[in-house]
Predicted 3D model of a 1494-nucleotide RNA (small-subunit ribosomal RNA) from Bolosoma cyanae.
RNA sequence: AGAGUUUGAUUCUGGCUCAGGACAAACGCUGGCGGCGUGCCUAAUACAUGCAAGUCGAACGAGAAAGUUCCUUCGGGGAUGAGUACAGUGGCGCACGGGUGAGUAACGCGUGGAUAAUCUACCCUCAAAUGGGGAAUAUCCAGUUGAAAGAUUGGUUAAUACCGCAUAAUACCUUGGUACCUACGGAUACUAAGGCCAAAGAUUUAUCGUUUGAGGAUGAGUCCGCGUCCGAUUAGCUUGUUGGUGGGGUAAAAGCCUACCAAAGCGAUGAUCGGUAGCUGGUCUGAGAGGAUGAUCAGCCACACUGGGACUGAGACACGGCCCAGACUCCUACGGGAGGCAGCAGUAGGGAAUAUUGCACAAUGGGGGAAACCCUGAUGCAGCAACGUCGCGUGAGUGAUGAAGGCUUUCGAGUUGUAAAGCUCUGUUCUUGGGGAACAAAAAAAUGAGUGUACCCAAGCAGAAAGGACCGGCUAACUUCGUGCCAGCAGCCGCGGUAAGACGAGGGGUCCAAGCGUUGUCCGGAAUUAUUGGGCGUAAAGAGGGUGUAGGUGGUUUUGUCAGUCAGAAGUGAAAGCCUUGGGCUUAACCCAAGAAGUGCUUUUGAUACUACAAGGCUUGAGUGCGGAAGAGGGCAGUAGAAUUCCUGGUGUAGCGGUGGAAUGCGUAGAUAUCAGGAGGAAUACCGGAGGCGAAGGCGUCUGCCUGGUCCGACACUGACACUGAGACCCGAAAGCGUGGGGAGCAAACAGGAUUAGAUACCCUGGUAGUCCACGCCGUAAACUAUGGAUACUUGGUGUUGAUGGUAUUGACCCCAUCAGUGCCGGAGCUAACGCGUUAAGUAUCCCGCCUGGGGAGUACGGUCGCAAGAUUAAAACUCAAAGAAAUUGACGGGGGCCCGCACAAGCGGUGGAGCAUGUGGUUUAAUUCGAUGAUACGCGAAAAACCUUACCUGGACUUGACAUCUAGAGGAAGACUCUUGGAAACAAGGUCGCCUUCGGGCCUCUAGACAGGUGUUGCAUGGCUGUCGUCAGCUCGUGUCGUGAGAUGUUGGGUUAAGUCCCGCAACGAGCGCAACCCUUGUGUUUAGUUGCUAACAUUUAGUUGAGUACUCUAAACAGACUGCCGGCGUAAGCCGGAGGAAGGUGAGGAUGACGUCAAGUCCUCAUGGCCCUUAUGUCCAGGGCUACACACGUGCUACAAUGGCCGGUACAGAGAGCAGCUUAGCCGUGAGGUGGAGCCAAUCUCAAAAAGUCGGUCUCAGUUCGGAUUGUGGUCUGCAACUCGACCACAUGAAGUUGGAAUCGCUAGUAAUCGCGAAUCAGCAUGUCGCGGUGAAUACGUUCUCGGGCCUUGUACACACCGCCCGUCACACCAUGAAAGUUGGUUGUACCGGAAGUCGUUCCACUAACCUUUUAGGAGGUGGGCGCCCAAGGUACGAUUGAUGAUUGGGGUGAAGUCGAAACAAGGUAGCCGUAGGGGAACCUGUGGCUG
Repeated sequence: AGAGUUUGAUUCUGGCUCAGGACAAACGCUGGCGGCGUGCCUAAUACAUGCAAGUCGAACGAGAAAGUUCCUUCGGGGAUGAGUACAGUGGCGCACGGGUGAGUAACGCGUGGAUAAUCUACCCUCAAAUGGGGAAUAUCCAGUUGAAAGAUUGGUUAAUACCGCAUAAUACCUUGGUACCUACGGAUACUAAGGCCAAAGAUUUAUCGUUUGAGGAUGAGUCCGCGUCCGAUUAGCUUGUUGGUGGGGUAAAAGCCUACCAAAGCGAUGAUCGGUAGCUGGUCUGAGAGGAUGAUCAGCCACACUGGGACUGAGACACGGCCCAGACUCCUACGGGAGGCAGCAGUAGGGAAUAUUGCACAAUGGGGGAAACCCUGAUGCAGCAACGUCGCGUGAGUGAUGAAGGCUUUCGAGUUGUAAAGCUCUGUUCUUGGGGAACAAAAAAAUGAGUGUACCCAAGCAGAAAGGACCGGCUAACUUCGUGCCAGCAGCCGCGGUAAGACGAGGGGUCCAAGCGUUGUCCGGAAUUAUUGGGCGUAAAGAGGGUGUAGGUGGUUUUGUCAGUCAGAAGUGAAAGCCUUGGGCUUAACCCAAGAAGUGCUUUUGAUACUACAAGGCUUGAGUGCGGAAGAGGGCAGUAGAAUUCCUGGUGUAGCGGUGGAAUGCGUAGAUAUCAGGAGGAAUACCGGAGGCGAAGGCGUCUGCCUGGUCCGACACUGACACUGAGACCCGAAAGCGUGGGGAGCAAACAGGAUUAGAUACCCUGGUAGUCCACGCCGUAAACUAUGGAUACUUGGUGUUGAUGGUAUUGACCCCAUCAGUGCCGGAGCUAACGCGUUAAGUAUCCCGCCUGGGGAGUACGGUCGCAAGAUUAAAACUCAAAGAAAUUGACGGGGGCCCGCACAAGCGGUGGAGCAUGUGGUUUAAUUCGAUGAUACGCGAAAAACCUUACCUGGACUUGACAUCUAGAGGAAGACUCUUGGAAACAAGGUCGCCUUCGGGCCUCUAGACAGGUGUUGCAUGGCUGUCGUCAGCUCGUGUCGUGAGAUGUUGGGUUAAGUCCCGCAACGAGCGCAACCCUUGUGUUUAGUUGCUAACAUUUAGUUGAGUACUCUAAACAGACUGCCGGCGUAAGCCGGAGGAAGGUGAGGAUGACGUCAAGUCCUCAUGGCCCUUAUGUCCAGGGCUACACACGUGCUACAAUGGCCGGUACAGAGAGCAGCUUAGCCGUGAGGUGGAGCCAAUCUCAAAAAGUCGGUCUCAGUUCGGAUUGUGGUCUGCAACUCGACCACAUGAAGUUGGAAUCGCUAGUAAUCGCGAAUCAGCAUGUCGCGGUGAAUACGUUCUCGGGCCUUGUACACACCGCCCGUCACACCAUGAAAGUUGGUUGUACCGGAAGUCGUUCCACUAACCUUUUAGGAGGUGGGCGCCCAAGGUACGAUUGAUGAUUGGGGUGAAGUCGAAACAAGGUAGCCGUAGGGGAACCUGUGGCUG
């Protein structure tokens, strides 16, 4: 310090996630030791048991018993125990210490002040005093009563308990005086007079105690400034409320309380209300600013079962006190009582989860005491827990045969790995034994819980001590096996569908280590709330516009003040913590000491530049006046012409209207058309413009009246009067609403006609609200420049509007300049890019508004506004890992431009109908083997299924195998057969013949084992080969340049070409694979060569048959020839057009040749090959069957339907091939297939071999025929072991469908189509198929609008699996969260009333009454109890408010598998889309109206 994730890729925006640190943690696996810390975060739930606050006999009275011992009359008594224990009166303490965080948003806490408004027991200092009396009472004794707790009566008694009296002050109260200070209220000091108030004794005789006063110390109370969470979907709150006076009250100010008077006080700088929360020092994190947090330790506060209350006291409204009410628990004799662990342990419960019913007062501290001492679950220690942190260990050295074993393997090896073993050492820890502290001090003694602990020494043993997570990327670390979208993993992206580095396991490795991981929470990364430190044209985000309040900000100058600001000083900022330095435990953690820091607050002294404030100036900001100017600026009232429609009349006759085409509609009752007249409403053509005006919405005939703003010019005046603007107020298109008018045209709804699968639409004919006016609402739009307002600054060019000035001119225009507007293009700069660019999106300042991932949702609920529609304000649950912006490359478009192709068109001939052949699907079957399946499968693999082939089925057999290599052992030559038996055969059994060698061996059989074998699977693991786009003209690279980048440029542009072919231009220059050419065939010629070819001349023959010849044809080798080379025209050129010559002319024709790539195209059944599978079978052999089935559907063909023909007869002309297990002649036989025959030929020699259409002659005469030949019967031929399933052919007989083929569709542009025959491969036989060969031999192409395919450029895009794309809504089903809802049920809370415990206060004098007083049968003062009154907790009633839970039903939302209906959006998305509004419709949506261009 960053990284992953949106895309095909890119840049940006933006969210999600990760790496770090931390924890009072928990869970999983594991676990050796020690030090120091920490340990109920949940139920402030309930608690058994024990302990946690007592002490003092030197305040006081009383006072045992057991035991021991003595005496005894045995009944008992004395002494001791012992003035002890228990209990009581009294004093002090119990308000500390300890716990918890429920409540509290508060002067509660923090910080700084105030107390001139206060108190303070014990302690310290100083001063003074401590005289003399009295009356009770508990304990105790005797009763009563109750189950108990306890209550109660009578009697006795003491005090440092209680009460008078005396004395007394500088205490207190009242009234004065003086001095001083002052905040002007008063305070303080001194002083005068009057009034009033005290005490307690104990004892060891030295002290302690008691009382009063003053001061200190300590602690506490109260008040104030500032700071202290969220919500405005909480905006108004308050009646003791705000203030005053009198009174009361408190330690103390005060509405603290009360009576009266006044009517105030708080609040947008957030009152009130609601929610949440103890606050702080600190802790965690962070570079910091901040954010989160408030365990342990420390300070403060609050609380003590819940609520209320007071008493006592110096202090409490009191954790281990009291009273009352309530809930709960316990005891009970049912009458009544007792209790409060949020003290320490502990229990139950809750929970993911948190310890011992321990030891000691030795230390520190606290209470009491004169002290000894007692008490102390405070505290010191120990126990439990890896809960955290720090330290140590689990051994060290050596050791290569690189052992064994494991794992992997390319089978060579590699790795685990110096790791182990082995050898040599050490002893931290551990065990045993021995020694042994500190903590204990201020003179000595005593005293140690921890503890025989820490520590030291000796001996002993390598022995007893390593795990966890991870290994696809982020992120360090890789392989094998298993599994097969299963099981599972996952923090995000994502893995898993048979070769998983991602699941599980093994091996290996990486990181930490007595721990390691997971989960949770906080900060960080996150500049992702941005003060430091973000944004708002298109990503989320500028309010529709203005006026203006508060607020914020504000020109220039002088003086003053010193609030802000700056500087110095002082106080404070507790301790601990953090930081620095030093020290102590062996080190560290930990602890101790000192320092620094603590950015803050307060007080005070200064400074005066800036801000502020006060006073006074200035003129440039702003405004006013004066003179001009332009304008659809606004309001009101009038007014004009054109047009539409309607009405009346005339002319006139059959149509009009409307559309893509129609129809509905109108018209013979006279339309449309046309002429004249009239009515009425709405809107203002041309001018008109990128023009003008207005704040925006918006504004358009003309005239008048009223009225707002703006600009220009020159001079006066005011003197900062300014800018912005939360709330507030006003304006605000269209649609819509209310009332009343108006209504020509247009036109939601509606109706009809079309279109369509449907058409609630688009199109057409009608048509109502509405559109118009007046008044009143509504308050929204893509209200857009998607760009808030103001001011200043920063290169330019060019239009245009208004005004002014200058030059020039007779004048107008033109030209130059300034100011104010309004456009375009562009520089710097900015921007993610697009773009903006003096009219900023540049550079700055000020103010306002708004944003913080997508969806849910601008929705719900609540509030406000509205007549309504609705507007405005505005969430959450849940869900996703994206949503998005700009630009790039492609692909696509029912976008555009250019171009090509038998692509269409123009033609010729077919297919689709028939019969048959063949292939496929389907069906059938024991099997009908398998593959190929749009184009690019279907006469395809298959250039030949009767057996074989053959892979399939049935049956019969074999198991080292039909075939290969090797090893070991045994045996044998190998081998051959016309043999025999069984059998369907394979095979088995037997028989016969035969007997290798160069001695190395070769060959064969049997047994055993390695292995063979597989047309089994995966073409989506592969190689190779192939199809297709496509013989289309494209596909790329290097360097350079441009761009943040993906990428672009080159390759685009202008021409040209069949062509990215070539030329020109150009930030490109070059190059490669393709194109072309080189290759083959063919077309012409030359040369060479003439046999088997050929024959002009000569001779010869039936015949080039033979002689002869090599001229010609031909054969087959080399060469020539064609290159836009020549000429003309056009053109810069490339090139095009025309012409000449030429056998051939612009690629002469045909072939071979197939760029980068696409289709996971095809093939594991050609071959090769990884993985998987079978191994007496999925291998091998054999027989028979099947691949040949047959209701049917499709493809490809053949033959036809006939006269351009069929049949019969005669007759002519090819090319290219093949041939020895072959072609097979002539001749003969057969109607024929064929048979016989055997000549010739390994081929320019012989044979196949007849070419056919053609041509000549004849016949048929338009018919299901002399067309057509299917089908069937009979008889044959040939091949072959074998033609039944299942061959071909022949002869005779039979003679089906079919009369030119619906929608649709195919081929072909010249020696082509069409038509005619011939040959070959395969092959024993089998050809309508395939591959070749020649014969005859056309028609048409205007042209590129349309269909299909392709190329280039451009444009749009929400597509990138790329339009066979993407994607919207209803409906149906499942699940989830949520709103409404008759209600139901809780919590909290308000108001009113009832109620009224305990208690304080007040009052009363009813009862009782020791101290004091008196005039004493008694009375008084006072007190106690009771009664009454105010206040008041719980409780009750009524009416609300608010917040939960739940609720039949219901609304929308989200998510889900391949559901249903359509096709709304993205391309002109097939009607451009979207925004507002209104109506309509199953649904997406459609239509009207106004607006926007995204």
Lineage of the source: Eukaryota > Porifera > Hexactinellida > Hexasterophora > Bolosoma.
RNAcentral holds the sequence, with entries from SILVA.
It matches the Rfam family "Bacterial small subunit ribosomal RNA". Its family is annotated with ribosome and structural constituent of ribosome in the Gene Ontology.
The prediction has a mean pLDDT of 83.